Predicted 3D model of a 176-nucleotide RNA (Lysine riboswitch aptamer) from Geosporobacter ferrireducens. The prediction has a mean pLDDT of 77. Of the family's consensus pairs, 98% are formed in the model. Its Rfam family is "Lysine riboswitch aptamer". Gene Ontology term of the family: lysine biosynthetic process. NCBI's taxonomy places the organism under Bacteria, Bacillati, Clostridia, Peptostreptococcales, Geosporobacter.

RNA sequence: AUUCAUGAUAGAGGUGUGCCUGACAAGAGUAGGCAUGGGGAGGUUUUAGAGAAGCCUGAAAUCCAUGUUGAAAGGGGAGGGCACCGAAGGGUGAAUUGACUCUACAAUUCAUGCCUGGUUCCAGGGUUAAGAGCUCUGUGACUGUCACCAAAACCUGGUGGAGUGCUAUCUUGUUU
Numbered sequence: 001a002u003u004c005a006u007g008a009u010a011g012a013g014g015u016g017u018g019c020c021u022g023a024c025a026a027g028a029g030u031a032g033g034c035a036u037g038g039g040g041a042g043g044u045u046u047u048a049g050a051g052a053a054g055c056c057u058g059a060a061a062u063c064c065a066u067g068u069u070g071a072a073a074g075g076g077g078a079g080g081g082c083a084c085c086g087a088a089g090g091g092u093g094a095a096u097u098g099a100c101u102c103u104a105c106a107a108u109u110c111a112u113g114c115c116u117g118g119u120u121c122c123a124g125g126g127u128u129a130a131g132a133g134c135u136c137u138g139u140g141a142c143u144g145u146c147a148c149c150a151a152a153a154c155c156u157g158g159u160g161g162a163g164u165g166c167u168a169u170c171u172u173g174u175u176u
Stems, first nucleotide, its partner, number of pairs: 001176001004173002007170005014085001016084006024076001032069007042056004047104005088116003091112008117143004122138006145161006
């Protein structure tokens, strides 16, 4: 000097990822309150269904119509701040919580090298007030990276792989 391997450090992809805050939109002229009229026995309980236990109701509830008044929660979110590049998301399992029990669903925590390089359109499913958002499955597009092939410095095209990756530097060992 060079080959390979281990470990460490630092980076790249771009509508890049996640967290906090958040004007604002939507929820909604909805739920509910009040008044009048109708009507005449059930109605209701903090995610949904069923049940238990309670509460309201003939001093007329739930419900319907008219008038008047009139929210909130979860979710979304421009902008700003912070931490970062398996950033992170999902699947599966367990526990806890969601006003008593069961089922479903949701949230949080822990475990799991099971899936996903990243962004995004469309279709179907789930969640949701929702043509918002999130998420699952599938096809496609764009893009980064490596390998191989062609072209042959670069650039370009095709095929394929995955982040346990890729690039750079250093330590240790090793090949020549």